[in-house]
RNA sequence: GGGUUUGUAGCUCAGCGGUAGAGCAGGCGGCUGUUAACCGUCAGGUCGUAGGUUCAACCCCUACCGGGCCCGCCA
Repeated sequence: GGGUUUGUAGCUCAGCGGUAGAGCAGGCGGCUGUUAACCGUCAGGUCGUAGGUUCAACCCCUACCGGGCCCGCCA
């Protein structure tokens, strides 16, 4: 450099173009003699960036940025 794949909550990941979610972690409460476990509840998101298509985009298209894999070039 070319191809391909990936980027969504603090972490790990879901998410047929039609209201952005789960588990864990965190706050508060219940339960317990206490802790853990368990139960309930709350909070937490510029969906990598910038454009485009669309009535409507995490989802489709383009460019760019970061990561993984394969190939090639130089050495």

Predicted 3D model of a 75-nucleotide RNA (transfer RNA) from a Saprospiraceae bacterium. The coordinates come from a structure-prediction model, not an experiment, and the mean pLDDT is 82. Rfam family: tRNA. By type it is a transfer RNA. Gene Ontology term of the family: triplet codon-amino acid adaptor activity. The sequence was found in a public genome assembly. Lineage of the source: Bacteria > Pseudomonadati > Saprospiria > Saprospirales > Saprospiraceae.